[in-house]
Background:
This is a predicted structure of a 76-nucleotide RNA (transfer RNA) from an Abditibacteriales bacterium. Rfam family: tRNA. Rfam classes the family as a transfer RNA. Gene Ontology term of the family: triplet codon-amino acid adaptor activity. It was read from a public genome assembly.
RNA sequence: GGGGGCGUGGUGCAGGGGUCAGCACGCUGGUCUGUCAAGCCAGAGGUCACGGGUUCAAAUCCCGUCGUCCCCGCCA
Numbered sequence: 001g002g003g004g005g006c007g008u009g010g011u012g013c014a015g016g017g018g019u020c021a022g023c024a025c026g027c028u029g030g031u032c033u034g035u036c037a038a039g040c041c042a043g044a045g046g047u048c049a050c051g052g053g054u055u056c057a058a059a060u061c062c063c064g065u066c067g068u069c070c071c072c073g074c075c076a
Stems, first nucleotide, its partner, number of pairs: 001072007010025004018056001027043005049065005
């Protein structure tokens, strides 16, 4: 340099045009217990990497950029 995958709450992931973006763990409060853990109830927490485009409507499709991983090539 070329090609491809991925980027979504703190962490790991699902969702691939249309309702309010969900799940698990974690976190906070309550409950329970002699205490802790587990269980149960409730809650907080997201610029869906960034910019632009298409569309009535974009996390989702297209283009560019950035980050990361893999493959190929080049130099040494």